[in-house]
């Protein structure tokens, strides 16, 4: 330099172009407990940036940024 795959809560991830982006874990609060843990209830928090297509984009297209791998 060229190519392929990927980027979603703090972390691991789900979502055939259409419901309020779902869950696990974490964190916080409460319950339970002599205290703590386990357990139960509730809350919390996310689509890498920009542009385009579309009635509608996490999803399709372009570009940039970043990561992994392959070729030279």
């Nucleotide at each position: 330099g060229g190519g392929u795959u990927c980027g979603u809560a703090g972390u691991u991830u789900a979502a055939u172009g259409g419901a309020u982006a779902g869950a696990a874990u974490g964190u916080c609060a409460g319950g339970u407990u002599u205290c703590g843990g386990c357990c139960c209830u509730g809350a919390u928090g996310a689509u890498g940036g920009g542009g385009g297509u579309u009635c509608g984009a996490u999803u399709c297209c372009c570009u940039c940024c970043g990561a992994a791998c392959c070729c030279g």